[in-house]
Order: sequence, then structure tokens, then C1' cells
RNA sequence: GCAGGGAAAGGGCAAAUCUACCAAAAGGUAGAGACGCAAAGCUACGGGCCUAAGGCCUCACGGAGGGGCUAUGGCGGCCGGGUUGCCACG
Repeated sequence: GCAGGGAAAGGGCAAAUCUACCAAAAGGUAGAGACGCAAAGCUACGGGCCUAAGGCCUCACGGAGGGGCUAUGGCGGCCGGGUUGCCACG
């Protein structure tokens, strides 16, 4: 030094769930909690997935209401890319 590895040591993060708050929702934040993770650190660039406030269309009578499409919203613990990092058995 090794985008290989996690042996050992020191550690780190935190799923589901519960409570409170934000949001139309998806989801997020904080506390508790640990399913797991060698990047389960950061980053929406590519793919994929989730939601549908607003917009458009439609049913109904032109209403209430229902249905469909749509991201400018979201997911990094869905995959890939970019980028940063601990250790040194090999």
C1' cells in the first nucleotide's frame, strides 16, 4: 500500500415495534429497542420501487363521492455509480 479480507482488538450503525412531533401521503426527526450490516458513513448521477398534495381525465347530473394517470415528493437497510473511513491475521 491492497475497492481483497473482518482473524484478533477497539469499536460503529440500528430493522421491526412503541411513544411524541413534522408531512396530503410515502416517508422523516427524537427517545426507547436490536433484525441485521465490513461501509447499514455521505451523496438522488443511472436503474428500480413507494406516495399522489397539486394538475389532467373519467363515472355520477355538471354536485357529494368514487376511479385512473402523473413527481416537482420520497426510499442510500433495493441495485449500481461517485466519494470518505477503522484494523492488520493474510
The RNA shown here (c-di-GMP-I riboswitch aptamer) has 90 nucleotides and comes from Aneurinibacillus sp. Of the family's consensus pairs, 95% are formed in the model. Lineage of the source: Bacteria > Bacillati > Bacilli > Caryophanales > Aneurinibacillus. It matches the Rfam family "c-di-GMP-I riboswitch aptamer". About the family: GEMM was predicted in a large-scale screen for bacterial structured RNA regulatory elements. Its family is annotated with cyclic-di-GMP binding in the Gene Ontology.